This record gives sequence, C1' cells and structure tokens, in this order.
RNA sequence: AGGCGAUCGCCGGUCGUUAUGCGACGGGAGGAAAGUCCGGGCUCCAUAGGGCAGGGUGCCGGGUAACGCCCGGUCGGGGUAACCCGAAGGCAAGUGCAACAGAGAGUAGACAGCCUUGGCCAUUUACGUGGUCAGGGUGAAGGUGAAAGGGUGCGGUAAGAGCGCACCGGCGUCCCUGGAGACAGGGGCGGCCAGGUAAACCCCACCUGGAGCAAGGCCAAGAAGCGAAGCGUUUGAGGGCGGCCCGCCCGAGCUUGCGGGUUGGCUGCUUGAGCCUGUGAGCAAUUGCAGGCCUAGAUGAAUGAUCGUCGCCAGGGUCAGGGAGAUCGGGCCCCGGAACAGAACUCGGCUUAU
Repeated sequence: AGGCGAUCGCCGGUCGUUAUGCGACGGGAGGAAAGUCCGGGCUCCAUAGGGCAGGGUGCCGGGUAACGCCCGGUCGGGGUAACCCGAAGGCAAGUGCAACAGAGAGUAGACAGCCUUGGCCAUUUACGUGGUCAGGGUGAAGGUGAAAGGGUGCGGUAAGAGCGCACCGGCGUCCCUGGAGACAGGGGCGGCCAGGUAAACCCCACCUGGAGCAAGGCCAAGAAGCGAAGCGUUUGAGGGCGGCCCGCCCGAGCUUGCGGGUUGGCUGCUUGAGCCUGUGAGCAAUUGCAGGCCUAGAUGAAUGAUCGUCGCCAGGGUCAGGGAGAUCGGGCCCCGGAACAGAACUCGGCUUAU
C1' cells in the first nucleotide's frame, strides 16, 4: 500500500416507529486475509497396562501459551572489511554409494620406474657392464583423477617405507586454567594417522494419542418399512481399546439388496496470549505496571461504483535558473498510470506474491 468530500448501492449493529417496512446514528478486509508448512487456544473422540512400528527434533543459554519460531552467544564457512551464511549429534558401530580417467578408489594398488636373484647371450685379461627370459622386493619418484591412505628433513636400506627419530598437522586420551554453558587457551602421554557421504540406510539422545468450527451443542420438522441369501448365539459371529500385537472387556446379532424421510433455524462467533499511549526491567527477543480504547462477522457468502479535488509516479511540450563542463534541481500545460491480493473459529510464526 493513497487522503478528503459528494452521490448511488451492499452486509451486520443500536435506537425510534404507524414494525416482513421505514427513518436516524454508527461500523464494515490484509501486510500478506494467500500457501496450509510448523506451534498454541478451543471442541469432540480415544486413553488399565506392556511391547513394536511410525512421526518429529538434534551446538549452548535465554524468551514464549507453545514451536521446527525469535533473541544473545559458540563453532564452522565466505569476504580486504563492514558484514553475510549454516538441519551444526555420530562415517573412530555396521551396511551401502561414488561418473570419467587410471595398474590401483578404501583390509589399497606394481602400468612405467627403482633394487635384486637365477638361467642364457654379448663384451672385457679381470673386477665388471649391457641385453633378454623367469621370479622376488619396493608406494620414494612418473602418469591418471575432485580425491592415491599425513607433511618436511635426517637416519636407515639392495632399493624403499612412521621402519626409527626431530619438528609441524590431525586424532584419541589424561589433566590444568577461564566461562553458567556450547567452548576457548595451555600441558602430558600414545606412531594411533582413521579419506568423502547420515535432507543414504542406520545408530544414539530427547519429544510425541487422533481428528478438526463441515469441531461440537440446542431447537424445529419428518419417516415406513419390505423381501431374500450367507455367517453366528458359549465350539463366540461381531464390536471396543481410531497404526499393529500381546492382553483385557462387551457380546446376540452381523453382512449384502430395494424403498422412504430430512438436508431448516439458533449457537459456537468474535473481548483476545487484544490494540494504543506512557513508564520501569533487560544487550536483545521479551516482559512488569498505570491509563485509555472496542476495531468485519458474512454463509448462492457484504465490504462496491461514479464524480470532484489534493497528493504520488511515468511520458511529452514549454519557461527561466545553477554549474567551466558532465549535468543538476524546479515552475506551468497536456496526456496517462497506481501493485500483490482479498476475511470465513481464533492466535503466534515461517514461506511465497507485490
């Protein structure tokens, strides 16, 4: 999220009256009334007990009727910064998944390379060197990839490797200090080195009955039953415990077909975790106190239309002005425009539209 005025309407309310009417006065959409995604109030149903399943939430503290919301903080990520973003327990419980490339993708992996053993061949006076075939060791270097199973250095070794050591990083664990806490800072120990993914299954902790105002209550009006089949009556059909099971309870009717009646009114309903102003507490969300106010209640579903005027926005013309300039702000006239949308028991949020 246009203001004011006039006229003509529409829906409620109060009052008056000669009362199915007329008149007077006064009221009549939103910031989202929307999506119906969360959480309350209210209403009805359910509720001995136990288990399973399902659903939800997931750092800490606070606010609140409550929340998945809000506020303040912690940690992580981004940014030069101001600041912004985060469903932020666990992948070191188990299972699964990961295109292409690549030898190998999670108990790693020998394509090329490096080292080495044996056979054969060549060469050399010899030690040896080279080639080839077969075997072994090796994750240091090459190449692939988003990612190759800590990093740097020294030692070590045939060549290598946390294989050993130093430093750095991570993880686990024990402690100290600060903080209400999430957490932060520091120290000791352990070569433990463990990749990603849980809005993947799952695990852990905590929470959790269902349906909704067409809820529900009252009044009025009205009705009519018929026939057949199947199952069942303690050898228990069926029903209740509104997801299921155990278990418990009721229990003589139940299921299927045809036909008939009603489909009106009142209530719930708008006074409520309400709004405004002042003031106190708190960083804030929020809240205490005092005063004032009453602000739609329809149901084939009202809340509208036209005109005038002022304001706002866009375009065109014109008139001067400021400035060195780029250009800036105005007066008048003409013409046009004004979004998203729309109550339906109600409130607090979130999201979306504008």

Notes
RNAcentral holds the sequence, with entries from MGnify. This is a predicted structure of a 354-nucleotide RNA (Bacterial RNase P class A) from a marine eukaryotic metagenome. Its mean pLDDT, the model's own confidence on a scale to 100, is 76. Rfam family: Bacterial RNase P class A. The family's RNA type in Rfam is ribozyme. For this family Rfam cites "Identification and characterization of small RNAs in Yersinia pestis" (Beauregard et al., RNA Biol, 2013).